[in-house]
Context: one part of a larger RNA
RNA sequence: UGGGUUGUUCAGGAACUAGGCACAUUAGCACCGUAACUUCGGGAGAAGGUGUGCCCUCGGAAACGGGGGUCGCAGUGAAAUGCCUCAGGCGACUGUUUAACAAAAACACAGGUCUCUGCAAAGUCGAAAACGACGUAUAGGGGCUGACGCCUGCCCGGUGCCGGAAGGUUAAAGGGAGUGGUCAGCCGCAAGGCGAAGCUACGAACUGAAGCCCCGGUGAACGGCGGCCGUAACUAUAACGGUCCUAAGGUAGCGAAAUUCCUUGUCGGGUAAGUUCCGACCUGCACGAAUGGCGUAACGAUCUGAGGACUGUCUUAACAACCCGCCCG
Numbered sequence: 001u002g003g004g005u006u007g008u009u010c011a012g013g014a015a016c017u018a019g020g021c022a023c024a025u026u027a028g029c030a031c032c033g034u035a036a037c038u039u040c041g042g043g044a045g046a047a048g049g050u051g052u053g054c055c056c057u058c059g060g061a062a063a064c065g066g067g068g069g070u071c072g073c074a075g076u077g078a079a080a081u082g083c084c085u086c087a088g089g090c091g092a093c094u095g096u097u098u099a100a101c102a103a104a105a106a107c108a109c110a111g112g113u114c115u116c117u118g119c120a121a122a123g124u125c126g127a128a129a130a131c132g133a134c135g136u137a138u139a140g141g142g143g144c145u146g147a148c149g150c151c152u153g154c155c156c157g158g159u160g161c162c163g164g165a166a167g168g169u170u171a172a173a174g175g176g177a178g179u180g181g182u183c184a185g186c187c188g189c190a191a192g193g194c195g196a197a198g199c200u201a202c203g204a205a206c207u208g209a210a211g212c213c214c215c216g217g218u219g220a221a222c223g224g225c226g227g228c229c230g231u232a233a234c235u236a237u238a239a240c241g242g243u244c245c246u247a248a249g250g251u252a253g254c255g256a257a258a259u260u261c262c263u264u265g266u267c268g269g270g271u272a273a274g275u276u277c278c279g280a281c282c283u284g285c286a287c288g289a290a291u292g293g294c295g296u297a298a299c300g301a302u303c304u305g306a307g308g309a310c311u312g313u314c315u316u317a318a319c320a321a322c323c324c325g326c327c328c329g
Base pairs, nucleotide, nucleotide: 001325002324003323004322005321006320007319008318009317011315012314015313020310028052029051030050031049032048037042039147053070054069055068056067057066058065059064071075083308084307085306086305087304088303089302090300091299095107096106111145112144113143114142115141116140117139123131124130148295149294150293151292153225154224155223158222159221160218161217162216163215164214167213168212169211173207174206178202179201180200181199182198185194186193187192226244227243228242229241230240253287254284265281266280267279268278269277
């Protein structure tokens, strides 16, 4: 002199920063006191206060309590030892996970529902064996959803699945009309032609299952859930009407949202000032009902916004201890 680790700091107190990251504050025990909301269990250690040593004395078995006194800046005298509050998103919760960049809103979950399975079950499995299960539909397998509350709309045209069997189509197989090859024989001077039986190569009709076509059903099956034009005595808007198309045209609820492009939408709140946040509006580019919709107490090393307390995060740097590098000796 530069850096690291640790510690202290006037005034201010988040002005730092993507963001209070990190630090600081808080802290034990006893008593008082404790809101919204709520599934009445919680929330809750909510929040917010007061006390805390030692000596004498009284009560007491003690813990401890009452009274009196006394020391320090400080009595959970060191160490261990919650910061708190408000609001919102997501996921109900405790759990699980990318061993070594992700712990989450992902997975799981109890609960819900659909579907398969009547037992030599369905299903798993390389044969067998075995599992399922020494179980038996209140059981077992698979799919989706994911506590709880209120609910879960319309479309079966396509695809899938289930049922149906009249008709159409349709395999092997059966069937064998008919055709070809060969050839005894016959015709012919010859070349050649015809050609029975047999053998052989083909082979039409007809019979012929499932499937497909077809007829129905089925959405907590895969999925889907419109356009244009006009109209009310200011304007605007359109309860209303017309028209085209569709299998049917998005219901309840929610909505600039983990979804909104335009967009920092507009209005309100919070700030002196707010692309974030909260409450509304609805013009939903491109929410929407178990690929669940909307709420929701509790919970979360979750994400977002705000406030209090607190602080070297910062204004702005200073000092101290130890360590490292460099420089001088």
This is a predicted structure of a 329-nucleotide part of an RNA (large-subunit ribosomal RNA, domain IV) from a Bryobacteraceae bacterium.
NCBI's taxonomy places the organism under Bacteria, Pseudomonadati, Terriglobia, Bryobacterales, Bryobacteraceae.
It matches the Rfam family "Bacterial large subunit ribosomal RNA".
The full RNA is in RNAcentral, with records from ENA.
Its mean pLDDT, the model's own confidence on a scale to 100, is 88.